[in-house]
């Protein structure tokens, strides 16, 4: 340097171009309990790495780019 694959709540992961971005876990209230724990039931937290564009509509498709891996070059 090239190719491919990833980036989405604190964490780990879904998400056919169209419903209010889910679901686990974590955190936090309530309930249950002598008390934690569990268990129920609720709440908040991501405008999808960033910046164009395409469409009535883009986490999703294009373009550039940043950053993580994986492969292959090339130079010593």
């Nucleotide at each position: 340097g090239g190719u491919c694959u990833g980036g989405u709540g604190g964490u780990g992961u879904a998400g056919u171009g169209g419903u209010u971005a889910a679901c686990a876990u974590g955190c936090u209230a309530g309930u249950c309990u002598g008390u934690c724990a569990c268990a129920c039931u609720g709440g908040a937290g991501a405008u999808c790495g960033c910046g164009g564009g395409u469409u009535c509509a883009a986490g999703u498709c294009c373009c550039g780019u940043c950053c993580a891996g994986a492969c292959c070059g090339c130079c010593a």